RNAcentral holds the sequence, with entries from Rfam and Ribocentre. The RNA shown here (Glycine riboswitch aptamer) has 116 nucleotides and comes from Lutispora thermophila DSM 19022.
[in-house]
RNA sequence: AUGACGGCAUCGUGAGAUAUCGAAUGGUUAGAACUCUGAUUCGAUAGCCGAAGGAGCAAUAUGGAGAUUGCCGAAUCUUUAUAGAAACUCUCAGGCGAAAGGAUCGCUGCCGGAUG
Numbered sequence: 001a002u003g004a005c006g007g008c009a010u011c012g013u014g015a016g017a018u019a020u021c022g023a024a025u026g027g028u029u030a031g032a033a034c035u036c037u038g039a040u041u042c043g044a045u046a047g048c049c050g051a052a053g054g055a056g057c058a059a060u061a062u063g064g065a066g067a068u069u070g071c072c073g074a075a076u077c078u079u080u081a082u083a084g085a086a087a088c089u090c091u092c093a094g095g096c097g098a099a100a101g102g103a104u105c106g107c108u109g110c111c112g113g114a115u116g
Stems, first nucleotide, its partner, number of pairs: 005112005011106002018046007025038003047096003053092001054090003060083010
């Protein structure tokens, strides 16, 4: 089962955070070495963000050790190990104009099919 939930695909949704310096280069210009100019490229410094990915842990569960109670089964307490979620925490990775990316959510299609 008039399909929980999961996977894949198309389409849609979709937040946060930047300054400075140097070099190159484009523009402007009669000209462009200086000076002017740039959502440009590269490098450096400092700062910042959390929603790809990654990491951390609470209740709790299980095991070990110790203590207490009990006639026993066992119970309680302490401690320790393991397991243990997130949009929380960290900021390794990633990111800080737009675009791209983006957790998540929704439509449709396909595959699976119960923990409801």
The coordinates come from a structure-prediction model, not an experiment, and the mean pLDDT is 78. The organism belongs to Lutispora thermophila, within Bacteria.